[in-house]
RNA sequence: AAAACUUCAGGGCAAACCCGGCGAAAGCCGGGGACGCAAAGCUACCGAUCUAAAGGUUUCGACCUAUGACUGCGGAGCUGCCGAA
Numbered sequence: 001a002a003a004a005c006u007u008c009a010g011g012g013c014a015a016a017c018c019c020g021g022c023g024a025a026a027g028c029c030g031g032g033g034a035c036g037c038a039a040a041g042c043u044a045c046c047g048a049u050c051u052a053a054a055g056g057u058u059u060c061g062a063c064c065u066a067u068g069a070c071u072g073c074g075g076a077g078c079u080g081c082c083g084a085a
Base pairs, nucleotide, nucleotide: 006085007084008083012037013036017032018031019030020029021028022027035072041078042077043076045075046074047073049069050068055064056063057062
């Protein structure tokens, strides 16, 4: 000087739940709140998953379908902070 792991410190994000708003829904946004996270930063690119307004089918029960959603489900791509033992 470099790398890996562990612990501690600084800074960061924020699940469930509650309140308000948006949306047909899934879900999202803001505030509160912390289960967790070293990419829980970014991109729906691939697969999975969720929803089904519009459209289609219908035996009127429902079913199919993403152009909707999800990156805190698994991959991929791009970018990237930190002092000490």

The RNA shown here (c-di-GMP-I riboswitch aptamer) has 85 nucleotides and comes from a Gammaproteobacteria bacterium. The coordinates come from a structure-prediction model, not an experiment, and the mean pLDDT is 85. The organism belongs to Gammaproteobacteria, within Bacteria. Of the family's consensus pairs, 95% are formed in the model.